[in-house]
RNA sequence: GCGGAUGGCCGGAUGACCGCGGGGGCCGCAAGGUCCACGAGGAAAGUCCGGACUCCGGAAAGCACGGUGCCGGGUAACGCCCGGCCGGGGUAACCCGAGGGAAAGCGCCACAGAGAACGAGACCGCCCGUCGGACCGGAGGUUCGCCGAAGGAUCAAUCCGCCGGGCAAGGGUGAAACGGUGGGGUAAGAGCCCACCGCGGGACGGGCAACCGGACCGGCACGGCAAGCCCCACCGGGAGCAAUGCCAAAUAGGGGCCCCGCGUCCGCGAGGACAGGGAUGCUUCAACCCGAGGGGCCCGGGUUGGCAGCUUGAGGCCCGUCGGUAACGGCGGGUCCAGAGGAAUGGUCAUCCGACGGGGGCAACCCCUGGACAGAAUCCGGCUUACAGGCCAUCCGCGCAC
Repeated sequence: GCGGAUGGCCGGAUGACCGCGGGGGCCGCAAGGUCCACGAGGAAAGUCCGGACUCCGGAAAGCACGGUGCCGGGUAACGCCCGGCCGGGGUAACCCGAGGGAAAGCGCCACAGAGAACGAGACCGCCCGUCGGACCGGAGGUUCGCCGAAGGAUCAAUCCGCCGGGCAAGGGUGAAACGGUGGGGUAAGAGCCCACCGCGGGACGGGCAACCGGACCGGCACGGCAAGCCCCACCGGGAGCAAUGCCAAAUAGGGGCCCCGCGUCCGCGAGGACAGGGAUGCUUCAACCCGAGGGGCCCGGGUUGGCAGCUUGAGGCCCGUCGGUAACGGCGGGUCCAGAGGAAUGGUCAUCCGACGGGGGCAACCCCUGGACAGAAUCCGGCUUACAGGCCAUCCGCGCAC
């Protein structure tokens, strides 16, 4: 200097004028006025996880259903974060992992191929063997080109064909072929044997663990997919701020249909007990309510107002310190940092102290252009997605110079 990787920050500033929102102070009967401080994000987005909080009925046990899936740590918790192990990608820095189980069971592996999960498999091939031929001969026939019987030779070697046997090493098919490389051995081959790798076993050592290591032994061998169903371990009751409370007001305590139930005993009565019914997945248990209600469909009427929930938090930010590899936690100090209710922070002017790019210029510099994704709605911890442009730090690779 170029390329790559990881982490973090900014994404506007200043001044003036006009205009907004709730809060606090002051004035005012009120309407309102005035002053003060504050007032959209790193993602406010997606609604994907986890909670706080509210309600249903204890959210107890089980089931269904759903989620997570190596080990250790962090956290209120998580499917998140940190550190590590193993596997994959990359020269590397780094990145990714839906990372438990394939001898519990079921299922799938198309097509091609001989053969695709059992004890296989023979397309092209390699080896061995019997027989026959490639040599001589020439009966007979003839379309005059040739066809061709009997008989003979054939030790060995070579070649061809049918049949029989051996092989799965070589080649081919395929995403994948029942281990790989090298050597020995064999008629030719094969873990048949050997060395190394690989696979399995297991005493020993290191590590909290996942896991790693190396001496020894083994048969030289039982593929893949669980992001197919499934098995195993752990987690989860359900709805959600349109939750849920309070006040005011108004109406028609409306009408029709259907399903389940509407019962028993004691007591003069009040009342009690039982069957039974009810409730935000189902069942059971406990507790509660009813003991006469519960559920479904259709038509119609009233209300659409106000207040709370509502922003003080498992807080955020800044500074210091301690522990920890880190995530994070402890201690001390400072600072209240939006709460709207159809939804507020906008508009104008000036100055670049805010780009890339283009033009001019030796340069300094000048001119033009004029910038991303995007707006809180109960709140918080994460993840994911979008983002013009700029800045900082560390690491890897390559090249060059000293």
Molecule: Bacterial RNase P class A
Organism: Rubellimicrobium arenae